[in-house]
Context: one part of a larger RNA
RNA sequence: CUGGGCGUAAAGCGCGCGUAGGCGGCCUGAUAAGUUAGAUGUGAAAGCCCCGGGCUCAACCUGGGAACUGCAUUUAAAACUGGCUAACUAGAGUACAGUAGAGGGUAGUGGAAUUUCAGGUGUAGCGGUGAAAUGCGUAGAGAUCUGAAGGAACAUCAGUGGCGAAGGCGACUACCUGGACUGAUAUUGACGCUGAGGUGCGAAAGCGUGGGUAGCAAACGGGAUUAGAUACCCCGGUAGUCCACGCCGUAAACGAUGUCAACUAACUGUUGGACGGGUUACCGUUUAGUGGUGCAGCUAACGCAAUAAGUUGACCGCCUGGGGAGUACGGCCGCAAGGCUAAAACUC
Repeated sequence: CUGGGCGUAAAGCGCGCGUAGGCGGCCUGAUAAGUUAGAUGUGAAAGCCCCGGGCUCAACCUGGGAACUGCAUUUAAAACUGGCUAACUAGAGUACAGUAGAGGGUAGUGGAAUUUCAGGUGUAGCGGUGAAAUGCGUAGAGAUCUGAAGGAACAUCAGUGGCGAAGGCGACUACCUGGACUGAUAUUGACGCUGAGGUGCGAAAGCGUGGGUAGCAAACGGGAUUAGAUACCCCGGUAGUCCACGCCGUAAACGAUGUCAACUAACUGUUGGACGGGUUACCGUUUAGUGGUGCAGCUAACGCAAUAAGUUGACCGCCUGGGGAGUACGGCCGCAAGGCUAAAACUC
């Protein structure tokens, strides 16, 4: 090298875009690089293998053959692969007309609630808990009414509903903008799939600079509980949570299931379209999603089952006993925290 695997046993990169590479629809002609067949040359001898011979046998020696699966040249074939050429439309894209949507960005606007402040009414409690206490309150709290300020989040609608590659996205309006789906024609004519490196995006926490700070709340202080209580419970409370710009680059980043394509029983719900029928409720067909059940098949089982973990193909990534260890060292990246890459001794 060859093998077997990757939902849960070790194993799918968090997710895209894309370079090299790998792979690639249908058909015409020519080509002959791969491919196939023949011929010629070469493939030293010895050895291995086969048939003989010689030492009394054997080891050993020796004769012949085969083999040397290869390489080069040449002749021929043309199905397949490749390069070339002419064409095609079923893959892929573009145009046109529509549809749905918390897809993204910017600006503006709104109401409910919490808190604080100011004022009115009003009096002794409030708050909190298993029970309490710390705390707040006669300097007038809590309750209630009016007004103001400010920040953050958007109840109901809300739905195994929708959108997005993933992370994720939920008040309303406007502007800018990406993608998807459907229909019928036109058009380009394989323009495709995957993708080592690379590059971009990437929750929360964290970091830098400058703002902001209502509520919540690591740290911290206090009160309880307890043998103790560096906790769980309670009263406070700072970073942070929010915004702008710049970093970080990780998550049980999960469907623990890579992407693309084809094929393979049924039944049922739901979302977005299109078509047909219809007594306007609805029924049928089709398509793109999203759920439930279930046959064949698969699976160690659980389960999966047209959204496959079934049957196949293309390409990438990854695994190879447990611990040591996702660590050390080195390198690269980062302001740091740390991240990425990634061992061994030893041990069971």
The part of an RNA shown here (small-subunit ribosomal RNA, central domain) has 348 nucleotides and comes from an uncultured prokaryote.
Its Rfam family is "Bacterial small subunit ribosomal RNA". On this family, see Yusupov et al., Science 2001: "Crystal structure of the ribosome at 5.5 A resolution".